[in-house]
Context: one part of a larger RNA
RNA sequence: GGAUGAACGCUGGCGGCGUGCUUAACACAUGCAAGUCGAACGAAGCAUUUUCAAACUUUCGGGUUAGGGAAUGACUGAGUGGCGGACGGGUGAGUAACGCGUGGGUAACCUGCCUUAUACAGGGGGAUAACAGUUGGAAACGACUGCUAAUACCGCAUAACCCGCUAGGGUCACAUGACCUGGACGGAAAAGAUUUAUCGGUAUAAGAUGGACCCGCGUCUGAUUAGCUAGUUGGUGAGGUAAUGGCUCACCAAGGCGACGAUCAGUAGCCGGCUUGAGAGAGUGAACGGCCACAUUGGGACUGAGACACGGCCCAAACUCCUACGGGAGGCAGCAGUGGGGAAUAUUGCACAAUGGGGGAAACCCUGAUGCAGCAACGCCGCGUGAAGGAAGAAGUAUUUCGGUAUGUAAACUUCUAUCAGCAGGGAAGAAAAUGACGGUACCUGACUAAGAAGCCCCGGCUAACUACGUGCCAGCAGCCGCGGUAAUACGUAGGGGGCAAGCGUUAUCC
Numbered sequence: 001g002g003a004u005g006a007a008c009g010c011u012g013g014c015g016g017c018g019u020g021c022u023u024a025a026c027a028c029a030u031g032c033a034a035g036u037c038g039a040a041c042g043a044a045g046c047a048u049u050u051u052c053a054a055a056c057u058u059u060c061g062g063g064u065u066a067g068g069g070a071a072u073g074a075c076u077g078a079g080u081g082g083c084g085g086a087c088g089g090g091u092g093a094g095u096a097a098c099g100c101g102u103g104g105g106u107a108a109c110c111u112g113c114c115u116u117a118u119a120c121a122g123g124g125g126g127a128u129a130a131c132a133g134u135u136g137g138a139a140a141c142g143a144c145u146g147c148u149a150a151u152a153c154c155g156c157a158u159a160a161c162c163c164g165c166u167a168g169g170g171u172c173a174c175a176u177g178a179c180c181u182g183g184a185c186g187g188a189a190a191a192g193a194u195u196u197a198u199c200g201g202u203a204u205a206a207g208a209u210g211g212a213c214c215c216g217c218g219u220c221u222g223a224u225u226a227g228c229u230a231g232u233u234g235g236u237g238a239g240g241u242a243a244u245g246g247c248u249c250a251c252c253a254a255g256g257c258g259a260c261g262a263u264c265a266g267u268a269g270c271c272g273g274c275u276u277g278a279g280a281g282a283g284u285g286a287a288c289g290g291c292c293a294c295a296u297u298g299g300g301a302c303u304g305a306g307a308c309a310c311g312g313c314c315c316a317a318a319c320u321c322c323u324a325c326g327g328g329a330g331g332c333a334g335c336a337g338u339g340g341g342g343a344a345u346a347u348u349g350c351a352c353a354a355u356g357g358g359g360g361a362a363a364c365c366c367u368g369a370u371g372c373a374g375c376a377a378c379g380c381c382g383c384g385u386g387a388a389g390g391a392a393g394a395a396g397u398a399u400u401u402c403g404g405u406a407u408g409u410a411a412a413c414u415u416c417u418a419u420c421a422g423c424a425g426g427g428a429a430g431a432a433a434a435u436g437a438c439g440g441u442a443c444c445u446g447a448c449u450a451a452g453a454a455g456c457c458c459c460g461g462c463u464a465a466c467u468a469c470g471u472g473c474c475a476g477c478a479g480c481c482g483c484g485g486u487a488a489u490a491c492g493u494a495g496g497g498g499g500c501a502a503g504c505g506u507u508a509u510c511c
Stems, first nucleotide, its partner, number of pairs: 001511004006507005013383006019376002021341001026339003030336003035083003040080002044076002046073007054065004090294003099219008109211002114207007122156001124154002131146006162187003166183001168181005192199002220266003227257003232254008269291004273284004296317005319330004347373001349372003355369001356367004386416004396407004420452001423446004430438001455500005460481003466495005476483002
């Protein structure tokens, strides 16, 4: 000198774009953050229409009431069922590791929704929630009996280029082998809805997308850590997995790693990047993007195409809450917000209008993702606080050798202008037919008044900028050298000056 997610002191006009718990992965009141589908299903309620039979009333036209059946509904909330809750959002505790980066491999793998192609969907069955009844419990939540539906569940049939086992043949390769062809045997499917346009279902093959595993190289400090290792290292066989593999197990062998730093200890999420530097490098990993890990702590599996699952389940632990003391409920490292910690970090806001995501045929619903607004000079950038003229060099102030000198064209005064702010009128784009939170916002126009808008640090040298008074090794200053003990350009105040400017200084950290 540059930089910062900064903080502190003094000061503070406006706008645009960004950024905002770096500390306690501390504890959390309250609200919201993941639902959706009636075009899968049965029942219930509600509304409307129609009809049946009954009662009352009647001016004999009819009217009213409660009940049963049927139909319709873009209605309602539960239940079965489907898809989605594995995305999106948060945090960086752990991790020195194939975690990450980079380059390869899988002849050792999986892949819902989507796209393409081929083929198929025949015929049956038994349940169960809802509901009704009985019943336990303070509650959370159950238990028993009976009834019912499905795109829920289960057999049977059929079936190929599918799977298993298996004679044979061919083409290749990178070691285990891969691909093609062919025969026998065995095995495995399906679901309907509808407004008749379609949307779905099953099997196989291929693609796309997303993942999984393996390998080479790179990836902080310490030797005042030198030896470490028993599923340890390898083999055979088996199990398990989507899949290879001590991943697991039985048996066998005794190996494996290490001064090219094993093991141990400390620290740490990694990267694209960011800061600085001419570069080499050094430091760093906030925001934005990619990967990983975690979801009170520890462990476990279930479901599923996908999880060992932040707002799912089970167990244990700590903590908090409810309780009728028998037993239960909870998890903000989602968005706001609270307490606490701290030098320090914001609103319990608006909207799904846009972009995107989930469900749905759609209408649409949900979305604290997101888009916006609010707060903060926290940062960067831009603008303003007036412009021109104006010497009686006014007054005041400071100083003085008392003549003057400085402040100083500065002010006053004259003329002019209106950026910003304020007032009034108009008023978007963002949206493709409709639909705009932002927002009467941005922007445009008009009138209006120099009005509403300047501070902070420094002035001994380094280092741009000096005098007076006060103080008297005191009070104090200070980044280094150093200043102050009676004439202090170094302390304090004033005048003047220098620098930067809505900021200026200080502190901390990095280059």
This is a predicted structure of a 511-nucleotide part of an RNA (small-subunit ribosomal RNA, 5' domain) from a metagenome.
It matches the Rfam family "Bacterial small subunit ribosomal RNA".
The prediction has a mean pLDDT of 82.